[in-house]
Parts: sequence; C1' cells; structure tokens
RNA sequence: CAAGGAAGCCGGGUGGCCGCUGCGCGCAAGCGGAGAGGAAAGUCCGGACUCCACUGGGCAGGAUGCUGGGUAACACCCAGGAGGGGCGACCCUACGGAAAGUGCCACAGAAACACACCGCUCGCCCCAGGCGAGUAAGGGUGAAAUGGUGCGGCAAGAGCGCACCGCCCCGACGGUGACGUCGGGGGCAGGGUAAACCCCAUCCGGAGCAAGACCGAGUAGGGGGACGAUACGGCGCCCAGCCGGUCCCCGGGUUGGUCGCUGGAGCCCGCUGGCAACGGCGGGCCUAGAGAGAUGGCCACCGCUCCUGUGUGCCGCAAGGCACACAGGAGCACAAAAUCCGGCUUACAGGCUUCCUUGUCUC
Repeated sequence: CAAGGAAGCCGGGUGGCCGCUGCGCGCAAGCGGAGAGGAAAGUCCGGACUCCACUGGGCAGGAUGCUGGGUAACACCCAGGAGGGGCGACCCUACGGAAAGUGCCACAGAAACACACCGCUCGCCCCAGGCGAGUAAGGGUGAAAUGGUGCGGCAAGAGCGCACCGCCCCGACGGUGACGUCGGGGGCAGGGUAAACCCCAUCCGGAGCAAGACCGAGUAGGGGGACGAUACGGCGCCCAGCCGGUCCCCGGGUUGGUCGCUGGAGCCCGCUGGCAACGGCGGGCCUAGAGAGAUGGCCACCGCUCCUGUGUGCCGCAAGGCACACAGGAGCACAAAAUCCGGCUUACAGGCUUCCUUGUCUC
C1' cells in the first nucleotide's frame, strides 16, 4: 500500500422567529425543565402485569433437540465438542436415534433390499462370431451402486487373506460433560433420507392494555322459546371429581369521565469475581406519555457526499492519476412511540474507530 475477517460508534450541528404537549412554581400574567429509534418496523420467540381456570389417573396436542454455563425466561447470549468451508483471520450447522418399526430414493441404469449392458477368465463350436460356466476388481448409468488404498492370492476376480484407514464392541487414561488419546478384539449390520411417519429425552393452563379497575348517567329486574337435577353446560378428550341452572331469539339503555400510563428484571461511573456471557459492592441520575392522537414550520450559517472548473504540490516519457485549497451546482439514508421489557429477523445515503489475517514493496 492492497485485499479480507471480527467488533463498536455516529447518522446531522448551531443560532433566530413563530407554534404544540406534559410536569413543577405562581392568584394570574408568566418563568423553569423535558419532549420519537437503532431499528420505534415484522408480530417471530420469551416474560412482567391484569383477568379467568387450577383435584387425581390415563390419553392426546404443541415446542425444543451436541455439552456446560448465563438470564426473570427463551427457539436468545457466552464458552466448548463434533462435522463441514476457507491459505488464514474466521464462518456455517433443523447437531438425539437409521442395530425398534413403517415409508420414500423419479428418470437413467443390469440392479436402488441388488437379477450383469460393456468387459475379464475358462471350456466347446459351424471360429469377423456364437453357446455354456465363473466373476463383480475395471468401464458405463446416476445425487448415491456389496466401505477406501496397497500387497498377496485366483483360471479371472471378490474382505477371499493380510497391513493401514473407516465402522462396531470392550478396557485404561484425561475431562463436570459433549468427547479426545492409547490399547485390545471383530471381517463388518450393503447406502441415503427422520426440515418423512415414528422412537427417545426435557418442557408447556387460557386470553390479552380494545387486559382490567373505579366513578357518573340512564333504561324495560322487558318479552318469548328449548332442556331440566338419573338431564344440560364448563374444565382439550375419557373416567372420577368440582362448579353452575344452561342455551337461543326479539327488544331497550349507556356509548361520558378517571385510573391502568411510565421509577424500570432502568441508565451512567468506579472497584471487584469470571476466558466470556454475566454477577456482586459503592456512588450518582430521572431522560416522552399523546388520546384521532403532541414532539413541528420558516430563515441563515456550518457539516458530510457526488459532479464540474481553477490554482498549487507530488508521481509519470506521455495520456493521465493522487493530495490540498477555492468557486459553482445537486443531494443528505432506513424510517416515527401508543402497556412495558429481554431477544431474534429485516431495512439503511454516508462517515469514524479498534484489533486480527494474507499478499507485495521498503528499511
């Protein structure tokens, strides 16, 4: 200098004029302070909170899926393990089980629970060829073809035998564990697929701020029908149990106000434990709460990006390129709270910072 990898931050600023919402002070006029995000988005997970349900046995349904830790909790985060990608820094994984069972693997191909098209070997014959027997190492087909490489053996071949690797079983050692290393035994279930059904382990009540609570006001405590205590309805299903009268139709009144509503599993700083996520201790701070929905409009200057031109300097034979300054023009991303919080996912003009990897050049 170039190309990459991982992480973090900002994403407009200043001033003036006018305007809006809420809080505090004030009799009032008014004064003071505050006022939209890193994603507020998606509504995908997990909760807080509110109301309803909650008794036992069995069955279903759903979610998660390597190990350990963090957290209020999680499908999230951290650290590891295994497999895979990359020269590397690093990245990805829907990562329990195929030896419980069932299913599927189109087409091509001899064959996809294993039948030989070509080929190889041997024998015979009417000998460019044909027939029989053996074979699955080589070729072909395919996403995948009786585990791979080598040596031996054989008529030619084949785990047929042997060595190493792979796979399975047993043991020792290390580790909290997933697993790893070493040793021994076995020729070895023919391969894949569980984001197919399934099996295994763990977990799971429902609804949601339009939840819900209170005040005020007002009417019609209206009318009709069905079932009926051995019935019916509710609790996912069944049994037991518990609770309740249940359900349907027509019609009338109110559609007002207050709370919930923002002080939090909160933020910042210091010390401390831990590889880390995160935790502990101490100190400090208060940073929207609207209600058809406030947080805005105008002007000026600055900032950032792009284009054009001029000047200066550097590199270069030149064309041209780079840096800085000035002038003119254009533009400034994704996008707006609505109960709140922890995550994940998606969108984003441009700018800044730190660490690491690879390559080239120079010292």